[in-house]
RNA sequence: GAUAAAGGCAAAGCCAUUGAAAAGUGGUGACGCAAAACUAAAGGGGCUAAGUCUGUUGAUAUGCCAGCCAGUUACCGAA
Numbered sequence: 001g002a003u004a005a006a007g008g009c010a011a012a013g014c015c016a017u018u019g020a021a022a023a024g025u026g027g028u029g030a031c032g033c034a035a036a037a038c039u040a041a042a043g044g045g046g047c048u049a050a051g052u053c054u055g056u057u058g059a060u061a062u063g064c065c066a067g068c069c070a071g072u073u074a075c076c077g078a079a
Base pairs, nucleotide, nucleotide: 001076008033009032013028014027015026016025017024018023031067037072038071039070043069044068045065046064047063051060052059053058
């Protein structure tokens, strides 16, 4: 970061399944992405609250999200 080339990933929804939930996995499906590759107590931020605490309608992550910002790495090579 281009009306380039070779490609790549796969949102929401739906079906199945795991989970207390957030959410994950597989199939289908493409909203989009120049890192939508990797990194989750050892950068920030967000989601959930089983368990625990509590007089309580509350608090809390060891659970989850990187397609929120961020860190690390990588293909091509016009301006």
Molecule: c-di-GMP-I riboswitch aptamer
Organism: uncultured Schinkia sp.